[in-house]
RNA sequence: UUUCCGAAAGGGUAAACCCAGAGAAAGCUGGGGGCACAAAACCACGGGUCCUGAAAAUAAGGACAGCCGGGUUACCGAA
Numbered sequence: 001u002u003u004c005c006g007a008a009a010g011g012g013u014a015a016a017c018c019c020a021g022a023g024a025a026a027g028c029u030g031g032g033g034g035c036a037c038a039a040a041a042c043c044a045c046g047g048g049u050c051c052u053g054a055a056a057a058u059a060a061g062g063a064c065a066g067c068c069g070g071g072u073u074a075c076c077g078a079a
Base pairs, nucleotide, nucleotide: 005077006076012037013036017032018031019030020029021028035066041072042071043070045069046068047067048064049063050062051061052060
């Protein structure tokens, strides 16, 4: 120095729920809130789950990264 790992320190994010907004909806954004998280930072690549107004409709489109796997990057430095 790097990798594994995850004590400590400094911190970080922010579940459910409530309010507001736009959306057809899932879900998202902002404020409050705090379940939890060592990648709960980012990416829809694979699987899965959820939604579907409109269009003629099988379908197609949308969403979830805090569902799983994968990829990229990253603070600190005890055993």